[in-house]
The RNA shown here (c-di-GMP-I riboswitch aptamer) has 83 nucleotides and comes from Thalassomonas actiniarum. Its Rfam family is "c-di-GMP-I riboswitch aptamer". Gene Ontology term of the family: cyclic-di-GMP binding. The coordinates come from a structure-prediction model, not an experiment, and the mean pLDDT is 84.

RNA sequence: AUUCGGGUCUGGCAAACUUAUCGAAAGAUAAGGACGCAAAGCCUACGGCCUAAGGGGAAACCUAGGGUAGCGAGGUUGCAACC
Repeated sequence: AUUCGGGUCUGGCAAACUUAUCGAAAGAUAAGGACGCAAAGCCUACGGCCUAAGGGGAAACCUAGGGUAGCGAGGUUGCAACC
C1' cells in the first nucleotide's frame, strides 16, 4: 500500500400501520411512520407469487394484455471515516 473478515460510526433507503388520491381487485403514488436493508442503488417479468375487471364456463372454477424487483435469478454501477 492492497485484499478479506469483524466492530463502531456519518450519510442513504423505508415494512406494517394511518390519512388522501387512483384502481374492479391485486396494487400504486404522496405525506406521516420505522420492521428491516450493504446494494432495500438502477434495469430486465425468465421462474415464483398476488389479483381476475373483461373473456370462457350451467356451476365449481379457469384465464393477464393488471401487478409484485423488500421472493429467487440475471445484467450494470457503487459505499466516507476510525478501530